[in-house]
RNA sequence: GGAGCGGGCCGGACGAUCGCUGUUCUUAGAUGAAGAGAGGAAAGUCCGAACACCAUAGGGCAGCGAGCCGGAUAACAUCCGGGCACCGGUUAAGUUCGGUGACGACAAGUGCAACAGAAAGCAAACCUGCCUUGUAAAAGGUAAAGGGUGAAAUGGUGAGGUAAGAGCUCACCGGCGAAGGCGGCAACGUGUUCGGCCAGGUAAACUCCUCGUGGUGCAAGACCAAAUAGGGAAACACUUUUUGAGCGGCCCGCUCAAAGUGCUGUGAAAGCAGCACGGUGGUUCCGGGUAGGUCGCUCGAGCCGACGGGUAACCGUCGGCCUAGAUGAAUGAUCGUCGCCCGCAAUUUGCGGGAACAAAAUUCGGCUUAUCGGCCUGUCCCCUUG
Numbered sequence: 001g002g003a004g005c006g007g008g009c010c011g012g013a014c015g016a017u018c019g020c021u022g023u024u025c026u027u028a029g030a031u032g033a034a035g036a037g038a039g040g041a042a043a044g045u046c047c048g049a050a051c052a053c054c055a056u057a058g059g060g061c062a063g064c065g066a067g068c069c070g071g072a073u074a075a076c077a078u079c080c081g082g083g084c085a086c087c088g089g090u091u092a093a094g095u096u097c098g099g100u101g102a103c104g105a106c107a108a109g110u111g112c113a114a115c116a117g118a119a120a121g122c123a124a125a126c127c128u129g130c131c132u133u134g135u136a137a138a139a140g141g142u143a144a145a146g147g148g149u150g151a152a153a154u155g156g157u158g159a160g161g162u163a164a165g166a167g168c169u170c171a172c173c174g175g176c177g178a179a180g181g182c183g184g185c186a187a188c189g190u191g192u193u194c195g196g197c198c199a200g201g202u203a204a205a206c207u208c209c210u211c212g213u214g215g216u217g218c219a220a221g222a223c224c225a226a227a228u229a230g231g232g233a234a235a236c237a238c239u240u241u242u243u244g245a246g247c248g249g250c251c252c253g254c255u256c257a258a259a260g261u262g263c264u265g266u267g268a269a270a271g272c273a274g275c276a277c278g279g280u281g282g283u284u285c286c287g288g289g290u291a292g293g294u295c296g297c298u299c300g301a302g303c304c305g306a307c308g309g310g311u312a313a314c315c316g317u318c319g320g321c322c323u324a325g326a327u328g329a330a331u332g333a334u335c336g337u338c339g340c341c342c343g344c345a346a347u348u349u350g351c352g353g354g355a356a357c358a359a360a361a362u363u364c365g366g367c368u369u370a371u372c373g374g375c376c377u378g379u380c381c382c383c384u385u386g
Stems, first nucleotide, its partner, number of pairs: 001382002004379007012338007020037002023034003039357001043368002046366005051217004058252004063213005068082005083103001084101006104208002109206002111202002126147002129142005155173006174198002176195004181190003221295004231286004236281004242258005260277007302321008340354005
């Protein structure tokens, strides 16, 4: 100097004229004056919450979510720091730098893994080895050390032992389990002792374990006004130690509501059964009215600066600022100057061109996706020079 990957920041400014929408003051009066007016993602509607309603929002199951440790936060699948594992560079060296992680359990159980192979989870003998019989071919037995297949074949090296072999035994190493020391809040790191225990992979497979969790959502919801038909029908359930409604799936608990009357049969009576009228409850069908207005609606877990605490995320104190609130949906157009980027020329500077993705609708913290150009920074590779 070039190029790749990762992280962070920016996203035009000022003035004038005209137009539109809101706010404040003013005016007889949208008359006049002042101020403000779409982003880093406003997108997706993925996660979390604030807020609202479901009378109480209680307990359990299901469902859903999370999954190394500690912290931040209103909370989160977000963020910060650390541990471990893997990857890339570097180093004598887990030395040091960067990146990724959906990071509990396969010894609770059930599954899955093509082909090849004897055999892919307690299975297994293709070649070779050893023993017995046999003239031989071959037959029977034993074994899993050597070879083959495969991504992966049931710890490794050496010695002993054996008919030949095998953790069969032993030494060392590795893994696993138990006990315990030191450091650390912890995850974890490191050391010691004992035990032949040697138990492949996969849970982003079903599942198990631990922890958490009401539902619906601003088209939530509250108020005002107006109009209609307090409409009609059907069947069903019930009509009080019973039934129905309220929590959206289920169960329990809790709360609220209800109205009975007459006749017939039976019976000593209470009661029981049936019918009729009435009442309660939701379901289905037919028919009628309304579609208006106000609020919610923008002062916020808000923004900026200084100081302090903390490795950091972030927190605290003080000071300052108010920056859209539309409702078929405003936030625009023109001109000038300056700024940013690119190209040409050139060193007082000039000329030309360009700016992507894209538009608020309750609000906020994140995540994901789209994208022009620039700046800062970390890291790997290449080239050149010292």

Bacterial RNase P class A from a Blastocatellia bacterium, 386 nucleotides, folded computationally. Rfam family: Bacterial RNase P class A. By type it is a ribozyme. The sequence was found by an Rfam model in a public genome assembly.